[in-house]
């Protein structure tokens, strides 16, 4: 430098043909408990950046950034 793949809460993953962003762990509050832990209930929190297409984009298109792999 070229090609391919990937980028989603604090962490790890899912998301089908474009139509309400889902789960686990963690965190906060509550219940339970002599206390803690465990368990149960509730809650906060996310699309790498900038554009484009569309009524509607995590998903499609373009550029850039970062990570991984391959080639030189």
């Nucleotide at each position: 430098u070229g090609c391919g793949g990937c980028g989603u809460g604090g962490u790890c993953g899912a998301g089908u043909c474009g139509g309400u962003a889902c789960g686990a762990c963690g965190c906060g509050c509550g219940a339970c408990u002599g206390u803690u832990a465990a368990u149960c209930g509730c809650g906060a929190a996310a699309g790498g950046c900038a554009g484009g297409u569309u009524c509607g984009a995590g998903u499609c298109c373009u550029g850039c950034c970062g990570c991984c792999g391959c080639a030189g």
Record summary:
This is a predicted structure of a 72-nucleotide RNA (transfer RNA) from a Gaiellaceae bacterium. The RNAcentral record of the sequence draws on ENA. Rfam family: tRNA. It is annotated as a transfer RNA. Gene Ontology term of the family: triplet codon-amino acid adaptor activity.